RNA sequence: UUCCGCUUCGUCUAAUGGUAGGAUAUCUGCUUCUGACGCAGAAGAUGUAAGUUCAAUUCUUUCAGCGGGAA
Numbered sequence: 001u002u003c004c005g006c007u008u009c010g011u012c013u014a015a016u017g018g019u020a021g022g023a024u025a026u027c028u029g030c031u032u033c034u035g036a037c038g039c040a041g042a043a044g045a046u047g048u049a050a051g052u053u054c055a056a057u058u059c060u061u062u063c064a065g066c067g068g069g070a071a
Base pairs, nucleotide, nucleotide: 001070002069003068004067005066006065007064010024011023012022013021018054026042027041028040029039030038047063049061050060051059
């Protein structure tokens, strides 16, 4: 320089056009003499900016970051 892949709650991971779910962690309550375990509940995410579409995590493009290949 060029090509390819990836980016989703704190972490891991689903959702292949139709209102983003689960696990774990965190918080609250119940339980307990106290704590842990257990049970119930709550909050929490689509890297950035555009485009297509009635509708975008999903399709297209730019940029950023990460990883890899070639020279």
The RNA shown here (transfer RNA) has 71 nucleotides and comes from Ruminococcus sp. It matches the Rfam family "tRNA". It is annotated as a transfer RNA.